[in-house]
RNA sequence: GCUGCUCGAGGCGAUGGAGCUCGCCGCGUACCUCAGAUGCGACCGCCGCCGGACGGCUGAUGGCUCCUACCUCGGU
Numbered sequence: 001g002c003u004g005c006u007c008g009a010g011g012c013g014a015u016g017g018a019g020c021u022c023g024c025c026g027c028g029u030a031c032c033u034c035a036g037a038u039g040c041g042a043c044c045g046c047c048g049c050c051g052g053a054c055g056g057c058u059g060a061u062g063g064c065u066c067c068u069a070c071c072u073c074g075g076u
Stems, first nucleotide, its partner, number of pairs: 010025004016067006027039003045057004
């Protein structure tokens, strides 16, 4: 590096992807089985303002690192 076999891998944390890590949720209904359906939970930023309407503002992270997108400044 390649091939085969076996076992494991949940969801969420204001804008994308990956790794590590922290926190939170973690149940229910129907169903003979497979498969599939459905309900609930964690979650859904800030200010004007107690709330709504309306208006304005910050950040691609829960935290760290990297990539991508965006913004600002400088150089070629």
A computed fold for a 76-nucleotide RNA from an Actinomycetes bacterium, annotated as Fluoride riboswitch aptamer (crcB RNA motif). Taxonomically the source falls in Actinomycetes (Bacteria, Bacillati, Actinomycetota). It was read from a public genome assembly, where an Rfam model found it.